[in-house]
Molecule: transfer RNA
Organism: Candidatus Woesearchaeota archaeon
RNA sequence: GCGCCGAUAGUUUAGUGGCUAGAAUUCUGCCCUUCCAAGGCGGAGACCUGAGUUCAAAUCUCAGUCGGCGCA
Numbered sequence: 001g002c003g004c005c006g007a008u009a010g011u012u013u014a015g016u017g018g019c020u021a022g023a024a025u026u027c028u029g030c031c032c033u034u035c036c037a038a039g040g041c042g043g044a045g046a047c048c049u050g051a052g053u054u055c056a057a058a059u060c061u062c063a064g065u066c067g068g069c070g071c072a
Base pairs, nucleotide, nucleotide: 001071002070003069004068005067006066007065010025011024012023013022018055026044027043028042029041030040031039048064049063050062051061052060
C1' cells in the first nucleotide's frame, strides 16, 4: 500500500428498513433479613464520526477513525 471482517449501556452481547433499541452484568431506590449475602419489585445507563439513498436507517451506500486477520 491492497483486500476482508468488526465498532450498540461501564463490561459481554441480541437486533437482516418501521422496536419505546432487548437481555445479562454493573450502579442505584425500596422490600425481605438483627446485620451482610442471596432473593423479590422498580429506576439509571448505548447505536464510532460525517455525508448520501428512502416516507422511514443501528440496519443499505460512500468517505473517515479505531481494532483484528490476510497479502505484499